[in-house]
RNA sequence: GCGGGUGUCGUAUAGUGGCAAUACACGACCUUCCCAAGGUUGAGACGGGAGUUCGAUUCUCCUCACCCGCU
Numbered sequence: 001g002c003g004g005g006u007g008u009c010g011u012a013u014a015g016u017g018g019c020a021a022u023a024c025a026c027g028a029c030c031u032u033c034c035c036a037a038g039g040u041u042g043a044g045a046c047g048g049g050a051g052u053u054c055g056a057u058u059c060u061c062c063u064c065a066c067c068c069g070c071u
Stems, first nucleotide, its partner, number of pairs: 001070007010024004018054001026042005047063005
């Protein structure tokens, strides 16, 4: 230099053109004499930019980061 792949709450993963999900973690409450465990509930995310579309996390392009291969 070329090609391919992956980017989603703090972490690990789902997901689909129409309100973004689950588990753990975190906050509050219940339970308990206290802790742990358990239950209820809440906050928290689609790498960035542009395009297509009534509507984009999803489709297209560029770019950034990481990984793999070729040279």
The RNA shown here (transfer RNA) has 71 nucleotides and comes from Candidatus Yanofskybacteria bacterium CG10_big_fil_rev_8_21_14_0_10_46_23. Its Rfam family is "tRNA". Lineage of the source: Bacteria > Bacteria candidate phyla > Candidatus Yanofskyibacteriota. The sequence is in RNAcentral, with records from ENA.